[in-house]
Context: one part of a larger RNA
RNA sequence: GGAUGAACGCUGGCGGUAUGCUUAAUACAUGCAAGUCGUACGAGAAUUUUUAAUUCUAGUGGCGGACGGGUGAGUAACACGUGAGAAUCUGCCCUUAGGAGGAGGAUAACAGCUGGAAACGGUUGCUAAUACUCCAUACGCCGAGAGGUGAAAGGAUUUAUCUGCCUAAGGAGGAGCUCGCGUCUGAUUAGCUAGUUGGUAAGGUAAAGGCUUACCAAGGCGACGAUCAGUAGCUGGUUUGAGAGGAUGAUCAGCCACACUGGGACUGAGACACGGCCCAGACUCCUACGGGAGGCAGCAGUGGGGAAUAUUGCACAAUGGGGGCAACCCUGAUGCAGCCAUGCCGCGUGUGUGAAGAAGGCCUUCGGGUUGUAAAGCACUUUCAGUUGUGAGGAAAGGGAUUUGGUUAAUACCCAAAUUCUGUGACGUUAGCAACAGAAGAAGCACCGGCUAACUCCGUGCCAGCAGCCGCGGUAAUACGGAGGGUGCAAGCGUUAUCC
Numbered sequence: 001g002g003a004u005g006a007a008c009g010c011u012g013g014c015g016g017u018a019u020g021c022u023u024a025a026u027a028c029a030u031g032c033a034a035g036u037c038g039u040a041c042g043a044g045a046a047u048u049u050u051u052a053a054u055u056c057u058a059g060u061g062g063c064g065g066a067c068g069g070g071u072g073a074g075u076a077a078c079a080c081g082u083g084a085g086a087a088u089c090u091g092c093c094c095u096u097a098g099g100a101g102g103a104g105g106a107u108a109a110c111a112g113c114u115g116g117a118a119a120c121g122g123u124u125g126c127u128a129a130u131a132c133u134c135c136a137u138a139c140g141c142c143g144a145g146a147g148g149u150g151a152a153a154g155g156a157u158u159u160a161u162c163u164g165c166c167u168a169a170g171g172a173g174g175a176g177c178u179c180g181c182g183u184c185u186g187a188u189u190a191g192c193u194a195g196u197u198g199g200u201a202a203g204g205u206a207a208a209g210g211c212u213u214a215c216c217a218a219g220g221c222g223a224c225g226a227u228c229a230g231u232a233g234c235u236g237g238u239u240u241g242a243g244a245g246g247a248u249g250a251u252c253a254g255c256c257a258c259a260c261u262g263g264g265a266c267u268g269a270g271a272c273a274c275g276g277c278c279c280a281g282a283c284u285c286c287u288a289c290g291g292g293a294g295g296c297a298g299c300a301g302u303g304g305g306g307a308a309u310a311u312u313g314c315a316c317a318a319u320g321g322g323g324g325c326a327a328c329c330c331u332g333a334u335g336c337a338g339c340c341a342u343g344c345c346g347c348g349u350g351u352g353u354g355a356a357g358a359a360g361g362c363c364u365u366c367g368g369g370u371u372g373u374a375a376a377g378c379a380c381u382u383u384c385a386g387u388u389g390u391g392a393g394g395a396a397a398g399g400g401a402u403u404u405g406g407u408u409a410a411u412a413c414c415c416a417a418a419u420u421c422u423g424u425g426a427c428g429u430u431a432g433c434a435a436c437a438g439a440a441g442a443a444g445c446a447c448c449g450g451c452u453a454a455c456u457c458c459g460u461g462c463c464a465g466c467a468g469c470c471g472c473g474g475u476a477a478u479a480c481g482g483a484g485g486g487u488g489c490a491a492g493c494g495u496u497a498u499c500c
Base pairs, nucleotide, nucleotide: 001500002499003498004497006496007495008494009493010492013347014346015345016344017343018342020339021305026303027302028301030300031299032298035063036062037061040060041059043057044056045055046054047053048052070258071257072256080182081181082180083179084178085177088175089174090173093171094170095169096168097167098166099165101135102134103133104132110125111124112123113122114121115120140149141148142147154163155162156161157160184230185229186228191221192220193219196218197217198216199215200214201213202212203211233255234254235253236252237248238247239246240245260281261280262279263278264277283294284293285292286291311337313336314335315334319333320331321330322329323328350380351379352378353377360371361370362369363368384441386436387435388434389433390432394427398422399421400420401419402418403417404416405415406414444489445488446487447486448485449470450469451468455484456483457482458481459480465472466471
């Protein structure tokens, strides 16, 4: 000198933009953060345009709760980065080829009875399905072969279409696995290792493999640093530097790990699952003492810790995501607003003129000098802030009508396109623009001995104090304190901390 997620002191006009618990992965009141589908199903209820429609939904069922969002505790590891590889899986989506025949038994809801303080149940009876089961069929799979084995579901409507279902093959995207190389400190850590290293067989997995087990062999790693200990999420990047290099890993993006602590599996295409389940533990809460409930490292917010870090805001209008044929619903993702000079950038706090060089202050050799064109005065301007008005863009969708094309037996439907009408904005008192009034509302901070730009007077008298280093202060202190003056930066200026 540069830099910072900074803090502290003094000061503080406006706008744009970006950031904002670095500490206790500490404990959490309250609200919200993942639902949706009635075009899968039975049932119940409400409203009527009251007899056939509309709406709602507790339950069964489907898809989604494995994404999105948070945090960095653990991890020195195939975790990450990069480059290769073979023994794998893959819901939704795309392409292609086939198929969807027949039959059956339950069960929740509901009703009756009933247990419990509650959480939550028990029992009897009834019922549906795109829930479940069986038979058949099969371009798949297993097998040397013989042979064995494996599917399906309907729904909507104006009855022709749309959508869904099953099987197989391929694709896209995603995921799992293996290897080469790279990846902190310590030798005052030198030996480490029995599933350990390899083989055979079996099991297990979606998949190779000591992944697991039995048997056999005695191997494997290590001064090119094994093992142990400490520290740490990794990277793209960020910062500094001419570079090499050093330091760092906030925000944004990719990967990994974690979700009160530890363990476990279930479901599923995908989890060993933040707002799922089970067990154990600590803690908190409810209880009728028998037993139950909970997990903010989601968004706000609270206590605590700390030098220190924000609102219990608005909206789904846009972008994206989940569900749905759709309308639409949900979305603390996201878009916005609020707070903070925390950073960066821009603008303003007036402009011109004005010598009697006014008054006042300070200094003085008492002549004067300086503050200083500075002020006053005169003439202008009105950015920003203020008041009033005007006013884009972010909006494409969606819905109605008409036409055309496709489909079709059809002018129904449905799909697509075009035209036209309608119509959706949280931000928002938006951005921008115009008018009005008046210099009106807007400057501080540090420093002035040398380094280092900037000097005098007074007070003090090795005192009080200053100080980054050298060093100042003991009676004329440009170094302490005040004043006048000056220098530097400026809505900031200094100090502290850390890195280069």
Overview
Model confidence (mean pLDDT): 86 of 100. The part of an RNA shown here (small-subunit ribosomal RNA, 5' domain) has 500 nucleotides and comes from Mesodinium rubrum. Its Rfam family is "Bacterial small subunit ribosomal RNA". The source organism's lineage runs through Eukaryota, Alveolata, Intramacronucleata, Haptoria and Mesodinium. RNAcentral holds the full RNA, with entries from ENA.